[in-house]
Molecule: RNase P RNA; transfer RNA
Organism: Allosphingosinicella sp.
RNA sequence: CCAGAGGGUUGGGCGGCCGCGUCUCGCAUUUUGCGGGCCGAGGAAAGUCCGGGCUCCACGGAAUAACGGUGCCGGGUAACGCCCGGCGGGGGCAACUCCAGGGAAAGUGCCACAGAAAGCAAACCGCCGCAUUUCGAUGCGGCAAGGUCGAAAGGGUGCGGUAAGAGCGCACCGCGGGCCCGGCAACGGGGCCGGCACGGCAAACCCCACCGGGAGCAAAACCGAAUAGGGGCGGCAUAUGGGGCAGUUCCGCUUCGUCGCCCGGGUUGGUUGCUUGAGGGGCGGAGCGAUCCGUCCCCUAGAUGAAUGGUCGCACAUCCGCCUUAGCCCCGGCAACGGCGGAGGACAGAACCCGGCUUAUAGACCCUCUGGCAUU
RNA sequence: GCCGCGUUAGCUCAGCUGGUAGAGCAACCGCCUUGUAAGCGGUAGGUCGUCCGUUCGAGUCGGACACGCGGCACCA
Numbered sequence: 001c002c003a004g005a006g007g008g009u010u011g012g013g014c015g016g017c018c019g020c021g022u023c024u025c026g027c028a029u030u031u032u033g034c035g036g037g038c039c040g041a042g043g044a045a046a047g048u049c050c051g052g053g054c055u056c057c058a059c060g061g062a063a064u065a066a067c068g069g070u071g072c073c074g075g076g077u078a079a080c081g082c083c084c085g086g087c088g089g090g091g092g093c094a095a096c097u098c099c100a101g102g103g104a105a106a107g108u109g110c111c112a113c114a115g116a117a118a119g120c121a122a123a124c125c126g127c128c129g130c131a132u133u134u135c136g137a138u139g140c141g142g143c144a145a146g147g148u149c150g151a152a153a154g155g156g157u158g159c160g161g162u163a164a165g166a167g168c169g170c171a172c173c174g175c176g177g178g179c180c181c182g183g184c185a186a187c188g189g190g191g192c193c194g195g196c197a198c199g200g201c202a203a204a205c206c207c208c209a210c211c212g213g214g215a216g217c218a219a220a221a222c223c224g225a226a227u228a229g230g231g232g233c234g235g236c237a238u239a240u241g242g243g244g245c246a247g248u249u250c251c252g253c254u255u256c257g258u259c260g261c262c263c264g265g266g267u268u269g270g271u272u273g274c275u276u277g278a279g280g281g282g283c284g285g286a287g288c289g290a291u292c293c294g295u296c297c298c299c300u301a302g303a304u305g306a307a308u309g310g311u312c313g314c315a316c317a318u319c320c321g322c323c324u325u326a327g328c329c330c331c332g333g334c335a336a337c338g339g340c341g342g343a344g345g346a347c348a349g350a351a352c353c354c355g356g357c358u359u360a361u362a363g364a365c366c367c368u369c370u371g372g373c374a375u376u
Numbered sequence: 377g378c379c380g381c382g383u384u385a386g387c388u389c390a391g392c393u394g395g396u397a398g399a400g401c402a403a404c405c406g407c408c409u410u411g412u413a414a415g416c417g418g419u420a421g422g423u424c425g426u427c428c429g430u431u432c433g434a435g436u437c438g439g440a441c442a443c444g445c446g447g448c449a450c451c452a
Stems, first nucleotide, its partner, number of pairs: 001372010013314006020040002023037006042347001046358002049356005054216004067212005072086005087101001088099004102207002107205002109201003124147002126143007155173006174196001175194003179190004220272004230263007241256005265451003279298008318343006327334003377448007386401004395432001403419005425441005
């Protein structure tokens, strides 16, 4: 320098004028108005796909069933389907990257078309032997190497062997069982035994292990206003009963439904929840890392038809056109740098709050690593 | 804001455990009729919303995205 891999930060700056929202201060004030001050969107605020906090409802406790989810191993975390580190498999020369990656010898089911045969091992064309023969073939038996079909055909390659063949025998590879060693484990390595039984699909039912009660801030609580506290259906209770008052208890006093859904009626107000939180940043320590621990500093939107904007100027990143000139070659083109003019900010916007994932995103900057070429 | 549902022919909808997608109406052609409607017979028309994955194979199974619908306030 060329080609590539992984990760991080940022995603607009400065100034003038006008404007918006919460809070606060001052003045005036019946509601409210005027002036000043502080603060005022994001890395995804998005999709609402997971996991929590919080609130209410249900429920003796625990377990099981049903339903839903997750799925190699170990760790992190409040928790997770997230993250980190390993293992195995696929891709890449490599840096690195992708994988819903438990169980198919518990059972059920499926494998269309084609093909002889699709899961019980079977034999269409073939190969071989014997018999018959009109010499075309036919019958009986053996075989599964070759052909054919398919996504997939009951280990693969080679040598031997045989009438032809075949794990029939042997070597290597694959597969299965058990032993030893290493590792917390997934798993890896090495002998031994077995001629091979056990095709694929679980993002089909299912089995195993683990996790999960339901709803969601329009949750929920309070204040105020208004209306007809009325009807229907269902559940529970129904007087030797239930609730309340007082009480140690009895006695006593008082009261008679309650819950859910639907129809009908009324309101479209306010307050709390509402933002300080598993919060952010710096430094030090532990750890390969995710992350954790200690310490110091900071407070940074709380709106409710919903504010966070508009405009002008300057400079810059970037792009386009023209001019100029090093340079390059295939001699007519390309074109660094410079000058002038023009364009000019991506995706997108809080709505109870966090941790993730996914999706959208013009550009700019930085770090680490790999392969190749050249030079030293 | 929160919670559900859907997307298949021009329209309305089927398609249950994966195997080359159908029905009715509409359209076109023919028959019937003096002509039209109705009726009868036939024909054409499909990126199954898009992309990725699982599988030999996806409308169907899983994920992501896009679009379109519906519901949820309080008081008595």